[in-house]
Small-subunit ribosomal RNA, central domain from an uncultured bacterium, 350 nucleotides, folded computationally. The RNAcentral record of the full RNA draws on ENA and SILVA.
Context: one part of a larger RNA
RNA sequence: CUGGGCGUAAAGCGGUGCUCGCGCUGAUUUUCGAGACGUAUGUGAAAUCCCCAGGCUCAACCAGGGAACAGCGUUUGAGACUGCAAGGCUAGAGUACGGAAGACGGGGAUGGAAUUCCGCGUGUAGCAGUGAAAUGCGUAGAUAUGCGGAGGAACACCAAUGGCGAAGGCAAUCCCCUGGGCCUGUACUGACGCUCAUGCACGAAAGCGUGGGGAGCAAACAGGAUUACAUACCCUGGCAGUCCACGCCCUAAACGAUGUCAACUGGUUGUUGGACGGCUUGCUGUUCACUAACGAAGCUAACGCGUGAAGUUGACCGCCUGGGGAGAACCGGCGCAAGGUAUGAGACUC
Numbered sequence: 001c002u003g004g005g006c007g008u009a010a011a012g013c014g015g016u017g018c019u020c021g022c023g024c025u026g027a028u029u030u031u032c033g034a035g036a037c038g039u040a041u042g043u044g045a046a047a048u049c050c051c052c053a054g055g056c057u058c059a060a061c062c063a064g065g066g067a068a069c070a071g072c073g074u075u076u077g078a079g080a081c082u083g084c085a086a087g088g089c090u091a092g093a094g095u096a097c098g099g100a101a102g103a104c105g106g107g108g109a110u111g112g113a114a115u116u117c118c119g120c121g122u123g124u125a126g127c128a129g130u131g132a133a134a135u136g137c138g139u140a141g142a143u144a145u146g147c148g149g150a151g152g153a154a155c156a157c158c159a160a161u162g163g164c165g166a167a168g169g170c171a172a173u174c175c176c177c178u179g180g181g182c183c184u185g186u187a188c189u190g191a192c193g194c195u196c197a198u199g200c201a202c203g204a205a206a207g208c209g210u211g212g213g214g215a216g217c218a219a220a221c222a223g224g225a226u227u228a229c230a231u232a233c234c235c236u237g238g239c240a241g242u243c244c245a246c247g248c249c250c251u252a253a254a255c256g257a258u259g260u261c262a263a264c265u266g267g268u269u270g271u272u273g274g275a276c277g278g279c280u281u282g283c284u285g286u287u288c289a290c291u292a293a294c295g296a297a298g299c300u301a302a303c304g305c306g307u308g309a310a311g312u313u314g315a316c317c318g319c320c321u322g323g324g325g326a327g328a329a330c331c332g333g334c335g336c337a338a339g340g341u342a343u344g345a346g347a348c349u350c
Base pairs, nucleotide, nucleotide: 004320005319006318007303008302012317014202017200018199023194024193026089028087029086030085032083034082035081037077038076040074041073042072043071050066051065052064054062055061092192093189094188095187096186097185098183099182105177106176107175108174109173110172111155116150117149118148119147120146121145122144126137127136163170164169207248208247209246210245211244212243216242217241221237222236223235224234259316260315261314262313263312264311267294268293269292270291272289273288274287275286276285277284278283279282298305299304322350323349324348332341334339
């Protein structure tokens, strides 16, 4: 390198859209004859390799003949396939009209429950906490209870194997702006498509910068316990942070550990959103899209997957090649830093 692979053994980029380039691309008519295919011919030095037969006693070696030689040029043929060009098509893709669903996103306004704090009232000796305690709070009147107020954060029930989103993710209510998918049947465009190295945008949590905010929770930290120790688990406190705005960071078991797209291949039971029916009007059937459970065939090392495939195929991209050292060192470009990313060794060791 090839072969072989990528759910769990090494291996699917965290995911998406788009631009340039690459690869691939529906059905049809005509032209050309570039690719590809065939004919003839030239060239493809000799030696080597292979075959035949010969010479050194054999062999190595040497000499002769033949074949072969990746390919390339010219000539000519055919017109299926790929391609160029031209024309029309509608099954892919898309647009319009008509519907229904949704925690999709951004901004604004409002609400109730609860915690904490503050003020006033009632009221008196405890409260809190644990396996048991103690630290802590409380006669300067706590806990409890009534009324009033402040502020921040999160939205119980509904709630679901539920819904939406490309992924991260998204949940009180209302308003404004806004993206996408789905269904029905007509009309329209007429291959406009698929996949994508690089690039661009987004990307939980933690973290960083500036300015706000700070109720609860709570890394760090302090104290109390436990213990042989206890830099922990338990308890009492508690600063960053958690929240908001703007700007960075760009990583996760970013998981379905399963790349995207398309086609084909028995069934059963549900969920969600539509459409169309049947009748007993609350049951049932068909179909499209989604989402779960089980399972024929098949696949798999097994586990399991099984029309939403890990089945049978096709197109394109990414990735793997024993464990550790190590996704470390070094170099590059990115970042305020923390660090991240691309390429990615060696010694040594099993």